[in-house]
A computed fold for a 332-nucleotide part of an RNA from Pedomonas sp. V897, annotated as large-subunit ribosomal RNA, domain IV. Rfam family: Bacterial large subunit ribosomal RNA.
Context: one part of a larger RNA
RNA sequence: GUGUCCUGAAGGAACUCGGCAAAUUGCCUCCGUACCUUCGGAAGAAGGAGGCCUCGGCCUUGGGCAACCAGGGUCGAGGGGCACAGGCCAGGGGGUAGCGACUGUUUAACAAAAACACAGGGCUCUGCGAAGUCGGCUUCAAGACGACGUAUAGGGUCUGACGCCUGCCCGGUGCCGGAAGGUUAAGAGGAGGGGUGCAAGCUCCGAAUUGAAGCCCCGGUAAACGGCGGCCGUAACUAUAACGGUCCUAAGGUAGCGAAAUUCCUUGUCGGGUAAGUUCCGACCUGCACGAAUGGCGUAACGACUUCCCCACUGUCUCCAGGACAUGCUCA
Repeated sequence: GUGUCCUGAAGGAACUCGGCAAAUUGCCUCCGUACCUUCGGAAGAAGGAGGCCUCGGCCUUGGGCAACCAGGGUCGAGGGGCACAGGCCAGGGGGUAGCGACUGUUUAACAAAAACACAGGGCUCUGCGAAGUCGGCUUCAAGACGACGUAUAGGGUCUGACGCCUGCCCGGUGCCGGAAGGUUAAGAGGAGGGGUGCAAGCUCCGAAUUGAAGCCCCGGUAAACGGCGGCCGUAACUAUAACGGUCCUAAGGUAGCGAAAUUCCUUGUCGGGUAAGUUCCGACCUGCACGAAUGGCGUAACGACUUCCCCACUGUCUCCAGGACAUGCUCA
């Protein structure tokens, strides 16, 4: 010097991206316990007191004929120690906000999460030799799973407890429906024509007409893929525009939320917290570029998640010091 530990005056997060690490707390009994809440919780909330030994009083359980033995509870008096849950073991706590309801699952070996799953919700397919999947490996089968199930079932897909809800657009794409019509392949059809032949014939071309799905066409459908405007003017201060005009569209974003895990300008503005706050919380709305199952907004409980604040606590720090063990270094 390094590693692992221990201790520390005064201060106590001033450290730092961040209290990372460490310290605090820790057990049992009694007292006591807020907001909120889905009435279950929150909760071990928080916070406080006691705990060793001796003696005495009272109550009491079991055993015993009894003397008595083994306990329990409660009240009181006293004793010693630095320290009485005397060692080890053994929650720090509170508040705010975001995300995800929750318990779970995950990148074996840098990510445990807000990602996945989830119960619940919706759409859609499937009538049973079901749909779907496997099989076979080239013409497509036997067989198997589904399922010893039968639409309250099974498959696919989206959303993701619960509460309040889930607006408008079917023009495009997709899907579903449509006995008409248009287009249309092979095939059918065969007017007419060519070659050849004396001819019968053989052979070739071939119009009309007919002819499926698909496409066109007509409808439906958004918890299907998706989409959800611009300009100008206007009120008796100003400002703003309930109102009007105009252009375009399939329709012009409803409720709710909003500088947000989304806000560029931006450290927006105001309020709170600090002596001082690019973070945080509450508002505002000018939403560059929120928005309703690619769900919207809330939400008790939960979280080795993320953010901010407070109390306690501390060598994280001001600012380092001492000690133990191990190892290194120098010298012998």